[in-house]
């Protein structure tokens, strides 16, 4: 980079630095020298992956055949680790659009 699947009306900001554009794209509409965007630090949100615990037990394997053992779909809790996110419903509308996570080549 490409493909697949899921999610995108909930939630969560302070400080320092910088200095003019930024919100992907088009049209709107907004944000921004009362300092946006970005970078860093700290804090937080969330629960996609990982991890731990609880419930339940589809299904499978093993079996000494025991009311046995193991794995475990599913639901819930926690939040240490890997990502992500912390203006506006992905800001709105549009498109063969975009973002994020997990996986595959």
């Nucleotide at each position: 980079c490409a493909c697949u699947u899921a999610u995108c009306c909930a939630g969560a900001a302070a400080g320092a630095c910088c200095g003019a554009g930024g919100g992907a794209c088009a049209g709107g509409c907004c944000c921004a020298u009362u300092g946006a965007c970005g970078u860093c630090u700290u804090a937080g949100c969330a629960a996609c992956c990982c991890u731990u615990c609880c419930g339940c037990g589809a299904a499978g394997a093993c079996u000494c055949c025991g009311u046995g053992u193991c794995u475990g779909a599913c639901g819930g809790a926690a939040a240490a680790g890997g990502u992500g996110c912390u203006a506006a419903c992905u800001c709105c509308u549009g498109a063969c659009a975009g973002a994020u996570a997990a996986g595959u080549u």
SAM riboswitch aptamer (S box leader) from Anseongella ginsenosidimutans, 105 nucleotides, folded computationally. It was read from a public genome assembly, where an Rfam model found it. The source organism's lineage runs through Bacteria, Pseudomonadati, Bacteroidota, Sphingobacteriia and Anseongella. It matches the Rfam family "SAM riboswitch aptamer (S box leader)". About the family: The SAM riboswitch is found upstream of a number of genes which code for proteins involved in methionine or cysteine biosynthesis in Gram-positive bacteria.